Description
Model confidence (mean pLDDT): 87 of 100. This is a predicted structure of an 82-nucleotide RNA (c-di-GMP-I-GGC riboswitch aptamer) from Desulforamulus aquiferis. Lineage of the source: Bacteria > Bacillati > Bacillota > Peptococcaceae > Desulforamulus. Of the family's consensus pairs, 90% are formed in the model. It was read from a public genome assembly, where an Rfam model found it.
RNA sequence: UCCGAUAAAGGCAAACCUGCCGAAAGGUUGGGACGCAAAACCACGGGCCUAAGGUUUAUCUAUGGCUGCCGGGUUACCGAAA
Numbered sequence: 001u002c003c004g005a006u007a008a009a010g011g012c013a014a015a016c017c018u019g020c021c022g023a024a025a026g027g028u029u030g031g032g033a034c035g036c037a038a039a040a041c042c043a044c045g046g047g048c049c050u051a052a053g054g055u056u057u058a059u060c061u062a063u064g065g066c067u068g069c070c071g072g073g074u075u076a077c078c079g080a081a082a
Stems, first nucleotide, its partner, number of pairs: 003079002011036002016031002019028003034068001040074003044071003047066003053061002055058001
């Protein structure tokens, strides 16, 4: 480097509830833990969600979102086995 223990020290926090922001998706505060070895960061590729606005009124459209869907990039704690 790779890899990832029923190791150690720590970390994050799904659903749900709650206040706020938002048209929505969603974000965020506090609570709460299903899980996570990158569940840290970057919407870069794919994918997915929403449709305010727009318009040719449609099962259309992202300029709005999601990294806890997959891939890619950057950085990182610990150290058994192989």